Context: one part of a larger RNA
C1' cells in the first nucleotide's frame, strides 16, 4: 500500500462505483421472445351497421382469437463445472461456408395436387388423440426458358422464381440465378502458456503409403489393403492443480501474485447421450432416448429442469428488492404505426469502496461549579461551559425550473432525383420523461449530527486506586509473586475520524 471482505464498537449527508468468492446444492410463484391481417382461407372477442320473438342472428373487416405461412427464437442475458489443450495470446496460411446488408447483370412464363384452420361422429381423468368431408397460400410439386453457374470424355448435359400494396408498378415492398464487397464463421502451422521423476518408458487407427467413403472444406476424420512406423531426459505417457487474454494489486525497476467488476475470446445449461430443422446448433427457457431427483393422477399415464431477473430452503464468517419504465441506447418482426424487450436505463437495500461535505463562527475569568491529582500552598480539565454576539452549509417545511428529447412519426410547405404509391434535402406546426434534477427563491432555528483504538521499548502518548505469577495483558521483547507509566477502573493525554479498531490474503 491493497482487498468482491468478514467480525467488534459506533454511525450525519451527498455523488460515482460495488455486492452469492461457499453447494455447477434444491428450487414455489411472476416475469425474461415474439412479431407480421400489406403471405393465406377466415371470424372466437370486442367496436360499428342493419334485423330480432330481446334468447339472439346477418353484415363490415374498424380489428383480430386459433391455424397455415415467413423472419426471428443460433443474438441479447448467465456461470467458470470441465478443460495444461491449437483452448488461449501472438504472428501467418487456405483446401472452404454464409441468411440479413451494400454494389453491378439478368430473370419473375405456365399449370397441378394436396393439408391444417373450419364442418360432423367418436376416445382419454387429464396431457392429448383418432376417422369422415371440404378449402387457401409468399405452404409443396410439375412444365418452360438457362448463362456470366455446375459437371465435363470438350461433344454436350443439368439447375429457378411468389406475388403483395395501390384507381394505376419496369418504378414502392418482395421473389429467383450469378459476380464482388462487408461482416461472421470453419480449418491448419510457427512462438508462447502452472506443479510433480517418490510418475520412465507410452502407443495398433498407432505413423506413413495407396484407393474409395465422407465433409462446406484438408486430414486416419470413416472404411479396405500394404509397409512398420510415431513420441520421449529439451521430460513423452501418468498424476495433482486451473477457463485463458487485456489487465487487476504491489514494487524504483526487474520481479512476484492475480484474473471480482467492465472489454475480447472459450467452454457448460438437471447428468450421460443423439441427430432433427436450418445460413448457421448437436441447440439455457426445441425434440428423442436412457438416469436421479420433485410434481399431478381416476392408477391405465403423463408433467418439470432459474448457471436469466426478482425471490425461497440449505449450507456457511459473509453477498441485496419477488421495485418502476420501455423516456433514452440496442436488438427482433413490421412498409408504416407499432408490438416485444429482467438487454439496457433508474429507483430499493448495505459505511462494502472511492471521493466531497457538516457537526458552528466571534467574544468571554490570575479560572464559576463537578472530576482528577496534590508537596494542601495549588495544578489541572480549560476560552472549554456559562454568558454576550452572529450565521445558515447539510437535514426538515413549502414553491419552481434548465436539462437528459436528438431524431422517428404525423400533417403540411417548397426544392432535387427521369417517376411523385419511392428516396433525399430544407422550412413550419404537433407529438413523446420511468427516473433524475444542476440551480433558485420563502421558513424556521445552534437547533437534528462523535466516536473507535491506543498510551513498557519498538511508537506520538501518564498519573491514582484496585489486584498480588491470582484475574488478566501479548505482533516482538515481555509484563503480573503488595508501592504495576504492561492486569482491571477513573482521570489526563495521543493518533486517526463517520469512522476506528481486529482477523484473513497478495506485495
Nucleotide at each position: 500500500a491493497a482487498u468482491g471482505a468478514a467480525c467488534g464498537u459506533u454511525g450525519g449527508c451527498g455523488g460515482c462505483g460495488u455486492g452469492g468468492a461457499u453447494u455447477a446444492g434444491g428450487c414455489a410463484u411472476g416475469c425474461a421472445a415474439g412479431u407480421c391481417g400489406a403471405g393465406c382461407g377466415g371470424a372466437a372477442a370486442g367496436g360499428c351497421u342493419c334485423c330480432u320473438u330481446c334468447g339472439g342472428g346477418a353484415g363490415u373487416a374498424c380489428u383480430c382469437g386459433a391455424g397455415c405461412g415467413g423472419c426471428g427464437c443460433a443474438a441479447g442475458g448467465g456461470a467458470g463445472a470441465g478443460u495444461a489443450a491449437c483452448g488461449c495470446g501472438u504472428g501467418g496460411a487456405a483446401a472452404u461456408u454464409u441468411g440479413c446488408c451494400c454494389u453491378c447483370a439478368g430473370g419473375u412464363c405456365u399449370g397441378g395436387g394436396a393439408u391444417a384452420g373450419c364442418g360432423g361422429c367418436g376416445g382419454g381423468a387429464a396431457a392429448c388423440u383418432g376417422c369422415c368431408g371440404g378449402u387457401a397460400a409468399u405452404a409443396c410439386c410439375g412444365g418452360a426458358u438457362a448463362a456470366u453457374g455446375u459437371c465435363u470424355u470438350c461433344g454436350g448435359a443439368c439447375c429457378a422464381a411468389a406475388g403483395g400494396u395501390g384507381u394505376g408498378a419496369u418504378u414502392c415492398c418482395g421473389c429467383c440465378u450469378g459476380a464482388g464487397g462487408a461482416g461472421a464463421a470453419u480449418u491448419c502451422c510457427g512462438c508462447g502458456u502452472c506443479c510433480u521423476a517418490u510418475u520412465a518408458g507410452c502407443u495398433u487407427g498407432u505413423u506413413g503409403g495407396u484407393g474409395a467413403g465422407g465433409u462446406a472444406a484438408c486430414g486416419g476424420c470413416u472404411c479396405a489393403c500394404c509397409a512398420a512406423g510415431g513420441c520421449g531426459a529439451a521430460g513423452a505417457u501418468g498424476g495433482g492443480u486451473a477457463c485463458c487474454g487485456g489487465g487487476u494489486g504491489u514494487g524504483a525497476g526487474a520481479g512476484c501474485a492475480u484474473g471480482a467488476c467492465c472489454c475480447g475470446g472459450c467452454u457448460c445449461a438437471c447428468u450421460g447421450g443423439g441427430a432433427c430443422u436450418g445460413a448457421g446448433a448437436c441447440a439455457c427457457u426445441g425434440c428423442c432416448c436412457a438416469g436421479a431427483c420433485a410434481c399431478c393422477u381416476a392408477c391405465g399415464g403423463g408433467u418439470g429442469g432459474c448457471u436469466g431477473c426478482a425471490g425461497u430452503c440449505g449450507a456457511g464468517a459473509a453477498u441485496c428488492u419477488u421495485c418502476g419504465g420501455c423516456a433514452a441506447u440496442g436488438g427482433g418482426c413490421g412498409c408504416a404505426a407499432g408490438c416485444c424487450u429482467g438487454a439496457c436505463c433508474g429507483a430499493g437495500c448495505g459505511a462494502c469502496g472511492c471521493c466531497g461535505c457538516g457537526u458552528g463562527c466571534g467574544g468571554g475569568a490570575u479560572g464559576g461549579a463537578g472530576g482528577c491529582c496534590u508537596u494542601c500552598g495549588g495544578g489541572u480539565u480549560g476560552u472549554a461551559a456559562a454568558c454576550c454576539g452572529c450565521u445558515g452549509u447539510c437535514a426538515g417545511a413549502g414553491g419552481g425550473a434548465a436539462g437528459g428529447a436528438a431524431a422517428u412519426g404525423c400533417a403540411u410547405u417548397g426544392g432535387g432525383g427521369u417517376u411523385c404509391u419511392c428516396c433525399c434535402c430544407a422550412g413550419u406546426g404537433u407529438u413523446u420523461g420511468a427516473c433524475c434534477g444542476a440551480u433558485c427563491c420563502u421558513c424556521a432555528g445552534a437547533g437534528g449530527a462523535a466516536g473507535u483504538a491506543c498510551g513498557g521499548g519498538c511508537u506520538a502518548a501518564g498519573u491514582u486506586c484496585g489486584u498480588g505469577c491470582c484475574a488478566g495483558c501479548a505482533g516482538c521483547c515481555g509484563c503480573g509473586g503488595u508501592a504495576a507509566g504492561a492486569c482491571g477502573a477513573a482521570c489526563c493525554g495521543u493518533a486517526c475520524g463517520a469512522a476506528c479498531g481486529u482477523u484473513a490474503u497478495u506485495c
The part of an RNA shown here (small-subunit ribosomal RNA, 5' domain) has 507 nucleotides and comes from an uncultured prokaryote. The RNAcentral record of the full RNA draws on ENA.